Transfer RNA from an uncultured Clostridia bacterium, 73 nucleotides, folded computationally. Its mean pLDDT, the model's own confidence on a scale to 100, is 82. Its Rfam family is "tRNA". About the family: Transfer RNA (tRNA) molecules are approximately 80 nucleotides in length.
RNA sequence: GCUGGAAUAACUCAGUUGGUAGAGUAACUGAUUCGUAAUCAGUAAGCCGUGGGUUCGAGUCCCAUUUCCAGCU
Numbered sequence: 001g002c003u004g005g006a007a008u009a010a011c012u013c014a015g016u017u018g019g020u021a022g023a024g025u026a027a028c029u030g031a032u033u034c035g036u037a038a039u040c041a042g043u044a045a046g047c048c049g050u051g052g053g054u055u056c057g058a059g060u061c062c063c064a065u066u067u068c069c070a071g072c073u
Stems, first nucleotide, its partner, number of pairs: 001072007010025004019056001027043005049065005
């Protein structure tokens, strides 16, 4: 230098005919307990790496760009 992949909640990840973004763990509140743990119920937390484009509508399609990983030269 070229090619491919990854970037979504604090963390690990889903989200595949484009149609209002989810789970688990962790956190917080409550119930249960003499108390803790465990268990059960609930709450909050992300506009999806960044910037553009297409579209009535984009996490999803297109372009550029940043970081990381792998391969080739």